[in-house]
RNA sequence: GAGUUUGAUCCUGGCUCAGAUUGAACGCUGGCGGCAUGCUUAACACAUGCAAGUCGAACGGUAACAGGAACUAGCUUGCUAGAUAGCUGACGAGUGGCGGACGGGUGAGUAAUGCGUAGGAAUCUGCCUAGAAGUGGGGGGUAACUUGGGGAAACUCAAGCUAAUACCGCAUACGCCCUAAGCUUCGGCACUAGGUAAAGGGGGCCUCUGAUAUAAGCUCUCGCUCUAAGAGGAACCUGCGUUCGAUUAGCUUGUUGGUAGGGUAAAAGCCUACCAAGGCGACGAUCGGUAGCUGUUCUGAGAGGAAGAUCAGCCACACUGGGACUGAGACACGGCCCAGACUCCUACGGGAGGCAGCAGUGGGGAAUAUUGGACAAUGGGCGCAAGCCUGAUCCAGCAAUGCCGCGUGUGAAGAAGGCCUGAGGGUUGUAAAGCACCUUCGUUGGGGAAGAAGAGGUCUGUGCUAAUAACCAUCAGAUAAGACGUUACCCAAAGAAGAAGCACCGGCUAACUCUGUGCCAGCAGCCGCGGUAAUACAGAGGGUGCAAGCGUUAAUCGGAAUGACUGGGCGUAAAGGGCGCGUAGGUGGUUAGUUAAGUUAGCUGUGAAAGCCCCGGGCUCAACCUGGGAAGGUCAGCUAAAACUGGUUAACUAGAGUAUGGUAGAGGACAGUGGAAUUUCCGGUGUAGCGGUGAAAUGCGUAGAUAUCGGAAGGAACAUCAGUGGCGAAGGCGACUGUCUGGACUAAUACUGACACUGAGGCGCGAAAGCGUGGGUAGCGAACAGGAUUAGAUACCCUGGUAGUCCACGCCGUAAACGAUGACAACUAGCCGUUGGGAGGAUUGCCUCUAUGUGGCGCAGCUAACGCGAUAAGUUCUCCGCCUGGGGAGUACGGCCGCAAGGUUAAAACUCAAAUGAAUUGACGGGGGCCCGCACAAGCGGUGGAGCAUGUGGUUUAAUUCGAUGCAACGCGAAAAACCUUACCUACCCUUGACAUCCUUGGAAUCUUUCAGAGAUGAGAGAGUGCCUUCGGGAACUAAGUGACAGGUGCUGCAUGGCUGUCGUCAGCUCGUGUCGUGAGAUGUUGGGUUAAGUCCCGUAACGAGCGCAACCCUUAUCCCUAGUUACUAACAGUUCGGCUGAGGACUUUAGGGAGACUGCCGGUGACAAACCGGAGGAAGGCGGGGACGACGUCAAGUCAUCAUGGCCCUUACGAGUAGGGCUACACACGUGCUACAAUGGGCAAUACAGAGGGUUGCGAAGCCGCGAGGUGGAGCGAAUCCCAGAAAGUUGUUCGUAGUCCGGAUUGGAGUCUGCAACUCGACUCCAUGAAGUCGGAAUCGCUAGUAAUCGCGAAUCAGCAUGUCGCGGUGAAUACGUUCCCGGGCCUUGUACACACCGCCCGUCACACCAUGGGAGUGGGUUGCAAAAGAAGUAGGUAGCUUAACCUUCGGGAGGGCGCUUACCACUUUGUGGUUCAUGACUGGGGUGAAGUCGUAACAAGGUAACC
Repeated sequence: GAGUUUGAUCCUGGCUCAGAUUGAACGCUGGCGGCAUGCUUAACACAUGCAAGUCGAACGGUAACAGGAACUAGCUUGCUAGAUAGCUGACGAGUGGCGGACGGGUGAGUAAUGCGUAGGAAUCUGCCUAGAAGUGGGGGGUAACUUGGGGAAACUCAAGCUAAUACCGCAUACGCCCUAAGCUUCGGCACUAGGUAAAGGGGGCCUCUGAUAUAAGCUCUCGCUCUAAGAGGAACCUGCGUUCGAUUAGCUUGUUGGUAGGGUAAAAGCCUACCAAGGCGACGAUCGGUAGCUGUUCUGAGAGGAAGAUCAGCCACACUGGGACUGAGACACGGCCCAGACUCCUACGGGAGGCAGCAGUGGGGAAUAUUGGACAAUGGGCGCAAGCCUGAUCCAGCAAUGCCGCGUGUGAAGAAGGCCUGAGGGUUGUAAAGCACCUUCGUUGGGGAAGAAGAGGUCUGUGCUAAUAACCAUCAGAUAAGACGUUACCCAAAGAAGAAGCACCGGCUAACUCUGUGCCAGCAGCCGCGGUAAUACAGAGGGUGCAAGCGUUAAUCGGAAUGACUGGGCGUAAAGGGCGCGUAGGUGGUUAGUUAAGUUAGCUGUGAAAGCCCCGGGCUCAACCUGGGAAGGUCAGCUAAAACUGGUUAACUAGAGUAUGGUAGAGGACAGUGGAAUUUCCGGUGUAGCGGUGAAAUGCGUAGAUAUCGGAAGGAACAUCAGUGGCGAAGGCGACUGUCUGGACUAAUACUGACACUGAGGCGCGAAAGCGUGGGUAGCGAACAGGAUUAGAUACCCUGGUAGUCCACGCCGUAAACGAUGACAACUAGCCGUUGGGAGGAUUGCCUCUAUGUGGCGCAGCUAACGCGAUAAGUUCUCCGCCUGGGGAGUACGGCCGCAAGGUUAAAACUCAAAUGAAUUGACGGGGGCCCGCACAAGCGGUGGAGCAUGUGGUUUAAUUCGAUGCAACGCGAAAAACCUUACCUACCCUUGACAUCCUUGGAAUCUUUCAGAGAUGAGAGAGUGCCUUCGGGAACUAAGUGACAGGUGCUGCAUGGCUGUCGUCAGCUCGUGUCGUGAGAUGUUGGGUUAAGUCCCGUAACGAGCGCAACCCUUAUCCCUAGUUACUAACAGUUCGGCUGAGGACUUUAGGGAGACUGCCGGUGACAAACCGGAGGAAGGCGGGGACGACGUCAAGUCAUCAUGGCCCUUACGAGUAGGGCUACACACGUGCUACAAUGGGCAAUACAGAGGGUUGCGAAGCCGCGAGGUGGAGCGAAUCCCAGAAAGUUGUUCGUAGUCCGGAUUGGAGUCUGCAACUCGACUCCAUGAAGUCGGAAUCGCUAGUAAUCGCGAAUCAGCAUGUCGCGGUGAAUACGUUCCCGGGCCUUGUACACACCGCCCGUCACACCAUGGGAGUGGGUUGCAAAAGAAGUAGGUAGCUUAACCUUCGGGAGGGCGCUUACCACUUUGUGGUUCAUGACUGGGGUGAAGUCGUAACAAGGUAACC
């Protein structure tokens, strides 16, 4: 920096990602080289080999090897064999010296006996360096060896011989150690007495001795002794720094100090005795957990955080525990002793061992290499040296484990193939092939550095010396020695030849398509993908990123300002302690002096090397190596400064306090007093109810209630005053009086002189409820009882009612103890109230100023916003408390407190990717306000009951095809199911197909007809030879064949287009610019009026605009103009009396064009507006009536079966044909209708008046026949002419007389008519006969506001026929609307919200099931530890004299000293008892978490339906 909480927003806040890194591991892949690195786990166990030896110039020697010498034997001069002499080179074992304390490994332990850093004084120091002085003279033993013995072995015993640079005396003593009169600068100095050394080896020489060897002597050298220094090393002490836990708060008896003694190399309780009672600790002792520390490494801008592999310094350890010995150095990795565990050998008696050295093995584990080469180099040990040893080291091997470097080639005419495609093409892609060229690395062959410097040996020379010896790295020359190594490097040859993978491609995050799959398989770091069109799974093509690697996993830092020193917060997000007093601590007013702890500056020392950084150098570069520099500390010392902080001294008064006078107050405690009211009791009056509720009931009352009057008792609480009034630290405090008492405010002076602020622990106060003891109890009232309500009602409501509420004393110690706001102080605009004071001016009232308290607005500023705003949440200082994602959980365990209830302190496992705050837009509310609608109301008529029609559900069926399903499906698609339709079922039948295009071949097409069959179809028979022509053929039709394809009412309306419904003809929905807001958004569009209307007006940080509204369109109502047939007929004429004819153009009418209506006019109301009300005129008046017209959007609404269409599916069938059946079934339920139930009616007779339509496959007149349906007939008419066509209700007259009827017509029987190929399933109609239910319809529910409802008929589409349906037409023609409380729907504003899939929302708890972690738990098992004891190996120290003993002494008896043994002290393992702590486990049990659909309710979110919460 990004992703992720939301519909969106801003915060808060967690989770996650991008980066860097690693001793890594795993998966896939793998060409080369250089440099590094490589058991992080079991400090688990180890086979085998090697890792520490060396010195013969310390010694006695000679087991092995080699050399030569003299002797013997075989015998060829010479060889072989034997024995001899340590003679020589050398050397096994041994004595002795030095080294095995270094080097190498590991990190178990250790929180300080450690480490780091800076210091200190009371020490030791082998080898080394440079000094001083010595190195004289003796002695006794003992290994080896020999002999003998024991033992399986390991080993060991006895006797005897022998050497030393082994061991021991003596001499000497400058010194050293010790004693100590005295002196002293207190550090030391010092007369004196005493004690204390040694070792020789090698080379050489020959003046002396000696025959030689040798000895002596001399010389050189290596050693040895003592001493004083140095260097390096080691030991000790001190300051500071060095992890987590307080759910570890007290620890300590050698403990703290002193004296004396002991002890050590050395200071010291290091040890012992005695004395004193100290020492440590909230600045965290003690205890528990974890851990080697550091230089450094990783990360980070830094501050920090994490780590402590390799390399380097220190420490610790060496199977586990203990112990000492030797030594300069150890309490000793490859030494010893003991105990324990384990392994091995054994003759069972006893022994041996210690890879955390290098390799290697097993085991553990995700995981870590060769039983390699060499001492050539560097270094170490021994040695005079040569040299030997060296798994230190240098090299090689294995491993992409890491870092660095190199390579895998260079070259368009755009092939093929793959993939995609919109079918044109695009892409893979210079990629390939081909052609030409280059050759790093690798391969083969050849050449070939440096690492070697020496020291040393040998030879030659020089110097020194008596010397030819030795010595001379600061002499010269020559000479040998390379593990790596077939080295690095160079040259040549051949040839693109041998060399690319991995991850990813939804967003974060660079990179997209196809196919498969179908909430499956799978993916996933977070958000999340997958339920048939997946850029997210799998594969492919393509792309992106890194590259001999790439990904994943694990881990660390970063991002994370997410523990905030740098650098956070606490009103509402997590977070202010309930409040005060006050201890430690922290902080602290003014002035002057002093000091120098903090602070600042300078200098000095140190901060190892390596590393990091800078500048150079060397490998071709780099990694890497190397030289120099810089840097690095809360470090130490010295010097200086004195402002600030601190200390100290002296002073001051502005902070704080004291004294005096006043003021207000429900401040507190105690005692007393008062009236009103409730209740109960007594008495009176009085009678039938009272009480209670939404409505009731329980309850009380004729035994006299309620009501009312009088009296009494008792308890509790104090109306009015009363007020964002007062007081108090908070909790809290309210009648009146008295006593005692705390604080505040105010005025003016005086005094003290910083006495102050805060406050961890501590102490006190602390509502209500609750607890204990004793009282009290009127009212109220948990629990409880009863009555209601309810599906239930352990509730809400009602009637009762116990604890309690009250008092005294004592506990509890918590509250949403809230201003959700800690205390103190200072500063920072104003305005308006109010309490109690003071001052000033006015003077019944009022004004001004001032500080104190308490409120409301508000600037700046702050805040995520809301808001806060001198009473801060502003700007600052000081101190305290608290927070760090949600849940688990304020829970468990432990501690403390409590009589208990419980409180306080306070986790973890596990789980989620959120949880939260404020604000925004919606939606919703059994929230509010305003308004509208046949929404209610007022009316009229219906439905729901009956019969029938029709549709649906259900059922049935072979099939009852499919769709539509709340409003917005159900007389709907369907404006017509007998066949057809038809999609369904059964049976039969066809397969390029019933239908389209293309190809080949044949035939005109076509018509008639026979047979079989249910038909499709099959088998025949006959008729027929067409049109055009350039004579090749062509067009149309038809048959057969082939394959491309046809076909599908198969699926998906949740892939779609189109069309439609609905909210809703509701008045809304938006935009541009501007403004406001961090932002989502707001404003505009809200407000005041008004309207049918976001209609208009006014106002206004808005100004405008768009889609809607309205208007424009059609129709209807009036008039005018034009025109006059088929329409019309006033006047005129004729007439068969019919506008029939002439005629007319007036009227009606037709159909073209106009006019008219606009709140235009008047009055009133209103804001002078918009508009409304009333009126005039007018055919019509305020939208005149009706229609068409449907904003942004909602419902994944409906339709793949109108049509179109993606994808999927079927292809001798899910396609096509035929016949029959079905869609018409029928216990039932629902919707929509028709006809009725009758007299406003039915029947009969007579009679009047429409409109709008339709008609040639048609309408069909007159006439005639039939009771009728109808038949016959055929005029007229493609229609203002003819026909359908009689309108009906109405009117007139008559009959019926309230009845299942002269109502009603279902059902059924019979007979017919019509249509049609055909009326059985299954048509309509007619006539005769039959004459069911039904007497106005429960709960509920529908339509309608005027030419409307109601009622009456007529027509049309579909149609062969079939309407009670649908769509139209006219006739007759009402009632009612007070009004908006309520129901339903809608609009606007506002409010609440935990809703946003938006209340059909969200969501809580029990129970049931599964899984997970956890608490308790009779206990059980392990680890560790305290206390009290037991025990006591090895060892050391002390004691002892039982045994024993080379050196010295001796008077020869012995002694001194030593050893063994015994014993005492200390002590490891071990044992017992009793505690603490921790881990594991445990029948059962508690709650918690998680889980797609379980059960019961509905607690919360809206007034959540009883406001919620503590």
The prediction has a mean pLDDT of 82.
A computed fold for a 1510-nucleotide RNA from an uncultured prokaryote, annotated as small-subunit ribosomal RNA.
The sequence is in RNAcentral, with records from ENA.